Context: one part of a larger RNA
RNA sequence: GGCAAUAGGGGAAAUACUAGGAACCGAGAGCCGAUGAAGGACGUAGCAAGCUGCGAAAAGCUACGGUAAGACGCAAGCAGUCAGUGAGCCGUAGAUAUCCGAAUGGGGGAACCCGGCAGAGAAGAAUUCUGUCAUUACUAGAUGAGAAAGUAGUCUAGUGAAGGGAACGACGUGAACUGAAACAUCUAAGUAGCGUCAGGAAGAGUAAUCAAAAGAGAUUUCGUAAGUAGUGGCGAGCGAAAGCGAAAGAGGCCAAACCGAUAUCAGAAAUGAAAUCGGGGUUAGGGCGUUCAAAAAUUUAUAAAUCAUAGCAGAAAUGUCUGGGAAGGCAUGCCAAAGAGAGUGAAAGACUCGUACGCGAAAUGAUUUAUAAAUGGGAGCGAACCCAGAGUAACGCGGAUAAAGCAAGGUCUGUGUGAAUAUAGGUGAACCAUCAUCUAAGCCAAAAUACUACUCGGUUACCGAUAGUGAACAAGUACUGUGAAGGAAAGUUGAAAAGAACCCCGGGAGGGGAGUGAAAGAGAACAUGAAACCUAUUGUCU
Numbered sequence: 001g002g003c004a005a006u007a008g009g010g011g012a013a014a015u016a017c018u019a020g021g022a023a024c025c026g027a028g029a030g031c032c033g034a035u036g037a038a039g040g041a042c043g044u045a046g047c048a049a050g051c052u053g054c055g056a057a058a059a060g061c062u063a064c065g066g067u068a069a070g071a072c073g074c075a076a077g078c079a080g081u082c083a084g085u086g087a088g089c090c091g092u093a094g095a096u097a098u099c100c101g102a103a104u105g106g107g108g109g110a111a112c113c114c115g116g117c118a119g120a121g122a123a124g125a126a127u128u129c130u131g132u133c134a135u136u137a138c139u140a141g142a143u144g145a146g147a148a149a150g151u152a153g154u155c156u157a158g159u160g161a162a163g164g165g166a167a168c169g170a171c172g173u174g175a176a177c178u179g180a181a182a183c184a185u186c187u188a189a190g191u192a193g194c195g196u197c198a199g200g201a202a203g204a205g206u207a208a209u210c211a212a213a214a215g216a217g218a219u220u221u222c223g224u225a226a227g228u229a230g231u232g233g234c235g236a237g238c239g240a241a242a243g244c245g246a247a248a249g250a251g252g253c254c255a256a257a258c259c260g261a262u263a264u265c266a267g268a269a270a271u272g273a274a275a276u277c278g279g280g281g282u283u284a285g286g287g288c289g290u291u292c293a294a295a296a297a298u299u300u301a302u303a304a305a306u307c308a309u310a311g312c313a314g315a316a317a318u319g320u321c322u323g324g325g326a327a328g329g330c331a332u333g334c335c336a337a338a339g340a341g342a343g344u345g346a347a348a349g350a351c352u353c354g355u356a357c358g359c360g361a362a363a364u365g366a367u368u369u370a371u372a373a374a375u376g377g378g379a380g381c382g383a384a385c386c387c388a389g390a391g392u393a394a395c396g397c398g399g400a401u402a403a404a405g406c407a408a409g410g411u412c413u414g415u416g417u418g419a420a421u422a423u424a425g426g427u428g429a430a431c432c433a434u435c436a437u438c439u440a441a442g443c444c445a446a447a448a449u450a451c452u453a454c455u456c457g458g459u460u461a462c463c464g465a466u467a468g469u470g471a472a473c474a475a476g477u478a479c480u481g482u483g484a485a486g487g488a489a490a491g492u493u494g495a496a497a498a499g500a501a502c503c504c505c506g507g508g509a510g511g512g513g514a515g516u517g518a519a520a521g522a523g524a525a526c527a528u529g530a531a532a533c534c535u536a537u538u539g540u541c542u
Base pairs, nucleotide, nucleotide: 001541002540003539004538005537006536007535008534009533014528015527016492017491020463021462022460023459024458025457026456027455028454029452030451031164032163039100040099041098042055043054044053046078047077050074051073061094062093063092064091065090066089067088070082071081072080105114106113107112115133116132117131118130119129120128135161136160137159138158139157140156141155142154143153168199169197170196171195172194173193179186183233209216210215220247221246222245223244224243230238231237251444252443253442254389258279259278260277261276262275264273265272266271285387286386287385288382289381290380291379292378297375298374299373300372301371302370303369304368305367306366307365308364309363311359312358317332318331319330320329321328334349335339341353342352343351394417395416396415397414398413399412400411401410424439425438426437427436428435479486480485499526502513503512504511505510
């Protein structure tokens, strides 16, 4: 020095575990904000660095309700308090709530600086404190230039707005990689991205719709129709609709004709013109004439019920053996509308918490029902005079829509031209006729649908610390970067700290005894503790 065995060191894999994650299901909730949000800064405890809570009334204050014998957060300790005159804890409603932030008295390099006006502290112009003072839209009032009236402007008051939000929504704008085995039409895709705006959903919506000789009767969503009809360098690809079956179900209001009122302008007046308001009316068209009639529904208030936000109650086991420990073994019983589950010194229906079946609210909220009030306003007949949405429909040129200009309709739209008036007009895939069907150019609307930042309950042939969230731990922390931004590592003593008094070596670190414990080969660098690597002893070989 090699090899082997044994004993250690070292190291952290693997095993076991779970405090945290992942996905989904069922409910709830679905907006917050000038009454100052979301998010922060700085403070705040007797001692207080971090997290949590809170806000100069600062780990808290008040009231009410529920629990409760202990309590003063994570988090020990020292000191000191509170509590059956009910603390603490939980719930409901309030009070307080510094500074920044839309940030709003002015400024500003966020958490800072500097003011005006009114008031307060025994007087005061110093200083401090309290209140108030931004902009803008609309409404109302006052005032009021050039310039007579009037207007612009100015001032005051009232009501709103602003900013934030995970995904879902509407609208606007709008790629490229890619595919076509290259590439240009095409595709990707009206996707991603960006912008504006909204709600708990949004958008759509009661036929100028479909259909086809029969009819349907708003919209939305799902299934089917159907990868069909079509479209397409007829390549790659793209790709309906009616109908049928389901979910849900809801219909309404104006403009106008006509009637009335107000009061403006023009005019000498008669009168005319335009406007506002009320009635009327809305496609089973209406007005007008005439004859009869009083329903639904909505909103608000009150009451009740149910639910939510704290909770209450809840059956039944003993002995013995092993053991550090019984829930295990043995023996004999018991409960069960409860043998789901978790914990307890090993494996518990009957020890603890629960579970089944039941019960419960001073306060706040939600839903439903009832009652009351207010709002609301139904038809028949007749006549054929009046009304029924204009720079609109339509057409030319251009764009969008599943469809590329095609025989290319319909719908939406930029631009130009530009109707009719119910004896009228649109549509039925160029266009024409016949026939059918509907009534544009005004508005509103629940449900079925989408999503889940958030709350509660539950489930898993989901993960188990290099996994699962980036994050089981002071995690969006430490750290990096001027910045936008990037972004970790790190879990486990024991049943219980019983966390090792005392003695010895040492400056200490560390160790040896002693003691605790079932175990210290569980000693805090702490469960088990593989391999690499290092060492010792023994054997053997050279």
A computed fold for a 542-nucleotide part of an RNA from a mouse gut metagenome, annotated as large-subunit ribosomal RNA, domain I. Its Rfam family is "Bacterial large subunit ribosomal RNA". Its family is annotated with structural constituent of ribosome and ribosome in the Gene Ontology. The prediction has a mean pLDDT of 82.